[in-house]
Molecule: RNase P RNA; transfer RNA
Organism: Thermoleophilia bacterium
RNA sequence: CGGGCAAGCCAGGUGGCCGCGGCCGGUUCGCGUCGCGCCGCUCUUUGUGAGUGCGCGAGGCUGCCGGUCGAGGAAAGUCCGGACACCGCAGAGCAGGGCGCUGGAUAACGUCCAGGCGGCGAAAGCCGACGGACAGCGCAACAGAAAGCAGACCGCCAGCGGCCCCUUCGGGGGUGCGGGCAAGGGUGAAACGGUGAGGUAAGAGCUCACCAGCGGUCCUGGCGACAGGCCGGCUCGGCAAGCCCCGCCCGGUGCAAGACCAAAUAGGGAAGCGCUCGAGGGUUGCUCGCCCGAAGCUUCCGGGUUGGUCGCAUGAGCCCCGCGGCGACGCGGCGGCCCAGAUGGAUGGUCACCCAACGACAGAAUCCGGCUUAUCGGCUUGCUGACGAA
RNA sequence: GCCCUCGUAGCUCAAUGGACAGAGCACGCGCCUCCUAAGCGCGGGAUGCAGGUUCGACUCCUGCCGGGGGCA
Numbered sequence: 001c002g003g004g005c006a007a008g009c010c011a012g013g014u015g016g017c018c019g020c021g022g023c024c025g026g027u028u029c030g031c032g033u034c035g036c037g038c039c040g041c042u043c044u045u046u047g048u049g050a051g052u053g054c055g056c057g058a059g060g061c062u063g064c065c066g067g068u069c070g071a072g073g074a075a076a077g078u079c080c081g082g083a084c085a086c087c088g089c090a091g092a093g094c095a096g097g098g099c100g101c102u103g104g105a106u107a108a109c110g111u112c113c114a115g116g117c118g119g120c121g122a123a124a125g126c127c128g129a130c131g132g133a134c135a136g137c138g139c140a141a142c143a144g145a146a147a148g149c150a151g152a153c154c155g156c157c158a159g160c161g162g163c164c165c166c167u168u169c170g171g172g173g174g175u176g177c178g179g180g181c182a183a184g185g186g187u188g189a190a191a192c193g194g195u196g197a198g199g200u201a202a203g204a205g206c207u208c209a210c211c212a213g214c215g216g217u218c219c220u221g222g223c224g225a226c227a228g229g230c231c232g233g234c235u236c237g238g239c240a241a242g243c244c245c246c247g248c249c250c251g252g253u254g255c256a257a258g259a260c261c262a263a264a265u266a267g268g269g270a271a272g273c274g275c276u277c278g279a280g281g282g283u284u285g286c287u288c289g290c291c292c293g294a295a296g297c298u299u300c301c302g303g304g305u306u307g308g309u310c311g312c313a314u315g316a317g318c319c320c321c322g323c324g325g326c327g328a329c330g331c332g333g334c335g336g337c338c339c340a341g342a343u344g345g346a347u348g349g350u351c352a353c354c355c356a357a358c359g360a361c362a363g364a365a366u367c368c369g370g371c372u373u374a375u376c377g378g379c380u381u382g383c384u385g386a387c388g389a390a
Numbered sequence: 391g392c393c394c395u396c397g398u399a400g401c402u403c404a405a406u407g408g409a410c411a412g413a414g415c416a417c418g419c420g421c422c423u424c425c426u427a428a429g430c431g432c433g434g435g436a437u438g439c440a441g442g443u444u445c446g447a448c449u450c451c452u453g454c455c456g457g458g459g460g461c462a
Base pairs, nucleotide, nucleotide: 001388002387003384004383005382006381007380008379009378010377012354013353014352015351016350017349018348020070021069022068023067024066025065026064027063030061031060033058034057035056036055037054038053040052041051042050043049072361076372077371079370080369081368082367083366084254085253086252087251091288092287093286094285096250097249098248099247100246101115102114103113104112105111116130117128118127119126120125131245132244136243137242138239139238153185154184155181156180157179160178161177162175163174164173165172166171193211194210195209196208197207198206212235214232215231216230218229219228220227221226258310259309260308261307268301269300270299271298272297273296280292281291282290317337318336319335320333321332322331323330324329391461392460393459394458395457396456397455400415401414402413403412408445417433418432419431420430421429438454439453440452441451442450
């Protein structure tokens, strides 16, 4: 140096021409709205009425001109968490859902940071749904002797009870029928601690040393998860992404939420349930509680209107600097900036030049913080030293 | 835009987490028949994709992909 690892950044650039959307300014043949005037004109129920014409002004639409701004790191999936809005301000119980080592960060989180433990790697570093199996219920097919208060197929054994043989009557030898054993073989994903020594008829935590695991109102360190030590008796596990238990959290619905203006309107038919012993409704899975509610209510058929404004972009906002913190992050500055806002839905096309490389995945729709997924390539900084080269 | 739901043979459906995922119709071949249909026998063919939990996954969990439905 290549390689590896981590963090961060970019996502072609410049110019010409044509085109699209928002905002601002100017202008306008035109369109419609409002106000004022012309004691205008017509009608009249004589009203401060209705209709209509002309002129002036205001603001709007359309058209034109100029200026300015115009997608992303994921805008995506809609998987979490919030803001915001409405509902009965959301009370109680049950059900349901989510999360799960410890400490912190945050508006909140299943996110992030730091640490512990476990795994991978030579290291830098990376990954982990990582509470509980002595609360209880349950599962483990096939194979195998035995699979859940285990068990003996092959095998090993003559210490014990039988039986047989020998005997100098002290005993000796044989046999696995009973019995003892669980070291070895074999089955399985998993077989009741591992290695070594002693011990024994053969063996075995039976005993001992070390290791692994378990337990302890024990000691030390740490906020804690936990780590190290000491002591004890020898000791079996797996699955909770099976039910479940423990701890914590969750009211429901989502901008098609919702608010306002304008427009339209009608009522009818069918079925069901009701009129105080209460139908039904109040956007919550059930029950209770709470509120509305007595004439209607629900569903279906059929019919009308389906235009506009707001919500909607100044925000948990971005950049810079200083301080605190290991860090996530927080606090501060009379610091700087304004950065898409549509509603058939805009941000594009083409030409030339440049770059080592013709340039991937893909496009907002209420808004934010995350996660996940897709992504041609390139750049910067730091770390490591297996492997390769010098 | 938001919400809900479902993916198993060509179609319609099954399958306590357990051996090689079954059934009917359809398709192919054979038998039967003069031929066809019906009938009988045989056969091919599937868990949307990728990971994970587990000894073992269609089933349980996570992430993608696709289909359907509802809401002004």